[in-house]
Molecule: transfer RNA
Organism: Microcaldota archaeon
RNA sequence: GCCCCGGUAGCUCAGUGGUAGAGCGAUUGUUUCGUAAACAAUAGGUCGAGGGUUCGAUUCCCUUUCGGGGCU
Numbered sequence: 001g002c003c004c005c006g007g008u009a010g011c012u013c014a015g016u017g018g019u020a021g022a023g024c025g026a027u028u029g030u031u032u033c034g035u036a037a038a039c040a041a042u043a044g045g046u047c048g049a050g051g052g053u054u055c056g057a058u059u060c061c062c063u064u065u066c067g068g069g070g071c072u
Base pairs, nucleotide, nucleotide: 001071002070003069004068005067006066007065010024011023012022013021018055026042027041028040029039030038048064049063050062051061052060
């Protein structure tokens, strides 16, 4: 230099055009003498950034940035 894959909640990851989800974690409540466990509920995300297409974009297109891999 060229090619491929990835960036979504605190962490690990789903989500291939129509209001963004799960597990773990956090918080609160119930229970307990207390803690843990269990059960119930709640909070938490400008979907890496900018632009384009579309009535509508996490999703499609272009550019860019970060990480990983391959080739020379």